This is a predicted structure of a 350-nucleotide part of an RNA (small-subunit ribosomal RNA, central domain) from an uncultured prokaryote. The RNAcentral record of the full RNA draws on ENA. Its Rfam family is "Bacterial small subunit ribosomal RNA". The coordinates come from a structure-prediction model, not an experiment, and the mean pLDDT is 89.
Context: one part of a larger RNA
RNA sequence: UUGGGCGUAAAGAGCACGUAGGUGGCUAUGUAGGUCGGGUGUGAAAUCCCAGGGCUCAACCCUGGAAUUGCGCUCGAAACCCCACAGCUUGAGUCCCGGAGGGAGAAGUGGAAUUCCUGGUGUAGGGGUGAAAUCCGUAGAUAUCAGGAGGAACACCAGUGGCGAAGGCGACUUCUUGGCCGAGGACUGACGCUGAGGUGCGAAAGUGUGGGGAGCAAACAGGAUUAGAUACCCUGGUAGUCCACGCCGUAAACGAUGUUCACUAGCUGACGGGCACAUGAACCUGUUCGCUGGCGUAGUUAACGCGCUAAGUAAGCCGCCUGGGGAGUACGGUCGCAAGAUUAAAACUC
Numbered sequence: 001u002u003g004g005g006c007g008u009a010a011a012g013a014g015c016a017c018g019u020a021g022g023u024g025g026c027u028a029u030g031u032a033g034g035u036c037g038g039g040u041g042u043g044a045a046a047u048c049c050c051a052g053g054g055c056u057c058a059a060c061c062c063u064g065g066a067a068u069u070g071c072g073c074u075c076g077a078a079a080c081c082c083c084a085c086a087g088c089u090u091g092a093g094u095c096c097c098g099g100a101g102g103g104a105g106a107a108g109u110g111g112a113a114u115u116c117c118u119g120g121u122g123u124a125g126g127g128g129u130g131a132a133a134u135c136c137g138u139a140g141a142u143a144u145c146a147g148g149a150g151g152a153a154c155a156c157c158a159g160u161g162g163c164g165a166a167g168g169c170g171a172c173u174u175c176u177u178g179g180c181c182g183a184g185g186a187c188u189g190a191c192g193c194u195g196a197g198g199u200g201c202g203a204a205a206g207u208g209u210g211g212g213g214a215g216c217a218a219a220c221a222g223g224a225u226u227a228g229a230u231a232c233c234c235u236g237g238u239a240g241u242c243c244a245c246g247c248c249g250u251a252a253a254c255g256a257u258g259u260u261c262a263c264u265a266g267c268u269g270a271c272g273g274g275c276a277c278a279u280g281a282a283c284c285u286g287u288u289c290g291c292u293g294g295c296g297u298a299g300u301u302a303a304c305g306c307g308c309u310a311a312g313u314a315a316g317c318c319g320c321c322u323g324g325g326g327a328g329u330a331c332g333g334u335c336g337c338a339a340g341a342u343u344a345a346a347a348c349u350c
Stems, first nucleotide, its partner, number of pairs: 004321003007304002012318001014201004021194003025088003029084002033081002035077008049065006091191001092188005097182003103177007110154001115149007125136002162169002206247006215241002220236004258317003262313002266295004271290006299306002323350003332343004
């Protein structure tokens, strides 16, 4: 529950696609379901309301009226909604031309660095810390040179810069592929928006099978520190981190701000295009479209702030909130190999 809200107080689903549903541009004609008007029938009585009357008044009672906001039938209206039909081009989309990009998937390639192995030079230290020690080293380490192996990540460029719906994406080349922007034309003709359920995508960690394993590193061991030190520091080190194919489905998944459309001062930066002017050429300048930042007017806000990328002014649709704790828990259902996820209370208490 005909109410108020959701940036930070409780509250926007992690993101998208899309079913039902809701909602929807301009013009003309028609029908008359909704809608609006007239008439008529019905809408019991009592009660309530109004006028009058009866008990000495009142409560109470009686008479008449009104009301009964509704429903049926009937006659009309045609603006709006629905429906039918015919059209339109501004919403939406398609084609042609040009453009930017770490968007995605696959295959291959490259250099720097760490580690390890082999060989050379070389000798007593190295490493590490606040200081040390554990640790490595005369079986030749550290350092340095040459060669080799292997895995992972791609310095500089790099930028509140780009791309993506979000998660996210960064060496180079090739192949396959999605989206976006600009410029004019042509075409379709409302095909749109949102979206309960549903489906797909979804960091890290975790998980199954099989590989791989350089560095890093939960757990674990040792050394320190300390009153203690199951830590912070140090030396090691296994899962894991990597790959393939499955699963999981969660995050401060954040802009803590759902999505779509319209309208509402400016100033200033950056990125991708177009046009104009100009030039030997590239800039510059002006203008226009898209995207991304900073400030700011009106307005708004509890304040902070937001402010054409709105948290302003309005509209459509969805999700969500309703005192704190108990609790995002129990039970039940669904999903999962498990971990658990999701849906989601109550007693009690303040």